[in-house]
The RNA shown here (transfer RNA) has 72 nucleotides and comes from a Caldifarciminota bacterium. The coordinates come from a structure-prediction model, not an experiment, and the mean pLDDT is 81. RNAcentral holds the sequence, with entries from ENA. The organism belongs to Caldifarciminota, within Bacteria. It matches the Rfam family "tRNA". Rfam links the family to the GO term triplet codon-amino acid adaptor activity. From the family's description: Transfer RNA (tRNA) molecules are approximately 80 nucleotides in length.

RNA sequence: GCUGGUGUAACUCAGGGGUAGAGUGACUGAUUUGUAAUCAGUUUGUCGGGGGUUCAAAUCCCUCCACCAGCU
Numbered sequence: 001g002c003u004g005g006u007g008u009a010a011c012u013c014a015g016g017g018g019u020a021g022a023g024u025g026a027c028u029g030a031u032u033u034g035u036a037a038u039c040a041g042u043u044u045g046u047c048g049g050g051g052g053u054u055c056a057a058a059u060c061c062c063u064c065c066a067c068c069a070g071c072u
Base pairs, nucleotide, nucleotide: 001071002070003069004068005067006066007065010024011023012022013021018055025043026042027041028040029039030038048064049063050062051061052060
């Protein structure tokens, strides 16, 4: 330098045009002498940045950034 992949909650990941979700975590309460476990509830997102297409974009297209892999 070229090619491909990944980027979504604190973490691991789903969602591939129509109001962004799960598990784990954290917090509160119940239970317990207390902790853990269990049960109930609560909390968290400019979907990596910018632009385009569309009535509507996390999703499609372009570009940039970061990381990973391959080729030279």